Overview:
The prediction has a mean pLDDT of 77. The RNA shown here (Bacterial RNase P class A) has 357 nucleotides and comes from a Chloroflexota bacterium. Rfam family: Bacterial RNase P class A. Gene Ontology terms of the family: dimeric ribonuclease P complex, ribonuclease P activity and tRNA processing. Rfam describes the family as follows. Ribonuclease P (RNase P) is a ubiquitous endoribonuclease, found in archaea, bacteria and eukarya as well as chloroplasts and mitochondria. The source organism's lineage runs through Bacteria, Bacillati and Chloroflexota.

[in-house]
Order: sequence, then C1' cells, then structure tokens
RNA sequence: CAAGUAGACCGGGUGACCGCUCCUUCGCAGGAGGGAGAGGAAAGUCCGAACUCCACCGGGCAGGAUGCUGGGUAACACCCAGGAGGGGUGACCCUACGGAAAGUGCAACAGAAACAUACCGUCCCGACUGUUGUCGGGAUAAGGGUGAAAUGGCGAGGUAAGAGCUCACCGCGGUCCCGGUGACGGGACCGGCAGGGCAAACCCCAUCCGGAGCAAGACCAAAUAGAGGGACAUAAGGACGCCCGGCCUGUCCCCGGGUUGGUCGCAUGAUUCUUCCAGUAAUGGAAGAACAAGAUAGAUGGUCACCGUCCCGACUUUGUCGGGAUACAGAAUUCGGCUUACAGGUCUGCUUGGCUC
Repeated sequence: CAAGUAGACCGGGUGACCGCUCCUUCGCAGGAGGGAGAGGAAAGUCCGAACUCCACCGGGCAGGAUGCUGGGUAACACCCAGGAGGGGUGACCCUACGGAAAGUGCAACAGAAACAUACCGUCCCGACUGUUGUCGGGAUAAGGGUGAAAUGGCGAGGUAAGAGCUCACCGCGGUCCCGGUGACGGGACCGGCAGGGCAAACCCCAUCCGGAGCAAGACCAAAUAGAGGGACAUAAGGACGCCCGGCCUGUCCCCGGGUUGGUCGCAUGAUUCUUCCAGUAAUGGAAGAACAAGAUAGAUGGUCACCGUCCCGACUUUGUCGGGAUACAGAAUUCGGCUUACAGGUCUGCUUGGCUC
C1' cells in the first nucleotide's frame, strides 16, 4: 500500500420568526414565563416475558415447542464459552448437532442388480474349430460400466484367477486406563469385523408448555324495555380439546331494547449513565448521579440563512469558486431478543500478499 475478516459508532448541526402537544410557575381571568418533545431499527408481529382478566387444585391422554455440553438471564427458539462435523492459505464462518441395533416407510431414471449382485470381464476343465474363436460346466466381487450411493480404504503377500484369504497402517466394534463439571479427547488391548443413506419422513427418547390480550382491565356519568320464551337439580356451568377425582355455584340457549360520553390504566422501570470489583466472556455486585414524548382521527412541524458531509466541473491545486445531493424511515402498554431496510462517513483488533528499511 492492497485485499479480506470480526466488531463498534455517526447518519445531521446552529440561529431567527411562526405554529402544535405535554409538564410546571405566576395570575380572578385574559394571559405571561420556564422545561421537554419520534429510532437504530420506532419496521416485521417471529420468539420470550412483565402486567390485566378468566374460582381453582391434582392425575392421565391428546396437541405443540425445543434438541451437542456448560454457563448467563425474569424468561427465551436469545447471548457467551467450549465440543464434534464441514468450508477457507489464514484471520474466521456454517450446522434443523438426541436416536437408524424398537418398528414402519422412501430413494425417480439409469443399471444385470438398490436389504441385493455374474451385465462385461478374469481363471480352470471339456467339446468343436483351425488360427484364436464358439458352446457348455465350475470358480471369482480384484478390474470395467450405470448411478448420489454397488458386500470398508490403501499397500504387500498369496492364489488357477481373485477375495480380510493373511499381514502392516487407517477405518469400525468392544473392554479398560488417563484428562475434563460435561459434550468429548488421548492411550493400551482384543476382534477380520460389514448392507449403506434419509427422522427438515412417520416414529422413539429427554425437557418444557393454561387461555385471551391495553380494542386487557377498573371507575364515573347518562339512557333504556324485559311481570319475553325454552331446557335442566342423578342436570348445567366453572382458564385450548378429552377423561377421572376433589372443590365452588343457579347455569345454559334463543328473541328484543339502551349506552358508542368521560376519567384512569399512561410511563419510576427486570430503567439509563459514570466509576470500581468479580468473571475468558455473556453478565452480576457496590457506590454515586439522572428522570430524557405520552397523543386519541392521533402533536413532535413550516420558512429563511449559515455550516457539516458526499459527488461533479473549473481554477491561481495544502485551497477557492460554482452546481447538485443529503439514506432507511414516524412512537400508541412496556421491556429482553431475533430478522429485514439503509445515500454517505468514522474508528479499532486480527489475517494474507506486495514494496522499502
């Protein structure tokens, strides 16, 4: 200097005038003053919760979710650290990562054959032939073809030719020892050991799981029409479905009418920031400081000027002038995550290559 990789941040600012919402001070009121006002994703509505309501408790079935190990967290399908497998020269990245010896099932086409091998080929014997072919029998999974995948791989020996047939190494299975909290890793010994893949197929195993949601819910005001109908007390109802047990209670269905107004919920929180301590880290603890929107047809804006950043052009090229542009995008109960979008810019760690000293 170039390329790459992991992470973090900014993404507009200042002033003036006018306008809007909330809080607060003064004032009898009109009104005056002060303070604050949309994000890193507010988006998606994909996970998890806080909170609210539905009397409820226990057991079983069904259903759903997760799926290597340990830790973090209020919790999670999230985060951190590891393990195994795979990709990359590397820094790093990816994984729907429990079980195929409980059972069932799937694999088109090609190919002789896909839970099963003689199509070609090789060797031996016999017959025919007469120039190395034809036929029959036997042996053979080392070679070839097909395929994603064909009775472990490679090398040597051996054989009529071959084959774990034998041996060494690798792989696989079993036993034991060592290290580790663990997933796993390392080593020793034994065994020629064999028919693989898919569970993001059904399934098995382990763990976990009430429902609905701020349009939840609570209160106030106002208004109206119930002498309405029906079923049921060995019944009915009682937090997604079914069954059982306990417990509680007047339950359910149909027809009809009134109210569509207001207040609360509504922002003090599993909160934010700074410093120190513990920890590899995620994160936790301690001390101090701060209060940063609360609308309801839905505020948080408009105009002007200057500046910042980027692009282009020109020039008197450390700069000046001119022109243009300035991303994705708007809170609605709140929080922790994940995913997606983003003009332009800044910083840090590490890896590889080149050059120079």
Annotation: The model forms 97% of the base pairs in the Rfam consensus.